RNA sequence: GGCCGAUUCGUCUAUCGGUUAGGACGCCAGAUUUUCAUUCUGGAAAGAGGGGUUCGAUUCCCCUAUCGGCUACCA
Numbered sequence: 001g002g003c004c005g006a007u008u009c010g011u012c013u014a015u016c017g018g019u020u021a022g023g024a025c026g027c028c029a030g031a032u033u034u035u036c037a038u039u040c041u042g043g044a045a046a047g048a049g050g051g052g053u054u055c056g057a058u059u060c061c062c063c064u065a066u067c068g069g070c071u072a073c074c075a
Stems, first nucleotide, its partner, number of pairs: 001071007010025004018055001027043005048064005
């Protein structure tokens, strides 16, 4: 340099074009408990950036960025 793949709550991870974007852990609040822990209930929290296609995009296409892998060149 070329090719391929990935990017979603704090973390991990679902969601094959129409979801209030779900779950687990963590965090916060409450209940339970003499206290702590456990357990239970509730809550906050996410689509890398920019274009395009579409009635409608996290999802499809292009560019950029970052990360990972494969490969080539360079003595």
The prediction has a mean pLDDT of 84.
This is a predicted structure of a 75-nucleotide RNA (transfer RNA) from a Bacteroidales bacterium.
The source organism's lineage runs through Bacteria, Pseudomonadati, Bacteroidota, Bacteroidia and Bacteroidales.
Its Rfam family is "tRNA". Rfam classes the family as a transfer RNA.